[in-house]
Molecule: SAM riboswitch aptamer (S box leader)
Organism: Bacteroidota bacterium
RNA sequence: GAAUUAUAAAGAAUGAGGGGAGAGAUCAGGCUCUGUGAACCUCUGACAACCCCCGGAUAAGCCGGGAAGGUGCCAAAACCUGCCGAAUUAACGGAAUGAUAAUUU
Repeated sequence: GAAUUAUAAAGAAUGAGGGGAGAGAUCAGGCUCUGUGAACCUCUGACAACCCCCGGAUAAGCCGGGAAGGUGCCAAAACCUGCCGAAUUAACGGAAUGAUAAUUU
């Protein structure tokens, strides 16, 4: 990098040091964050519970608890819209794309 499966309106940083102008995946439109310091890097802390650990049940899916370890994550629904259907003052369902995890390659 690829394939499969699963998940997403929940939750958690006004932290410390570095950095120095952008950021919210991409493109477009909107909106927002940002020199009261963006991205990014290091550390610390938290959140969550996919893998994992403990207990229980089962044919299996599963249920309850935990957080040492592997990931992830810590503005706004994956910030919103974009395609299809529904609706017509409304964000309902689905798809696509992206993200993350687990397994395989």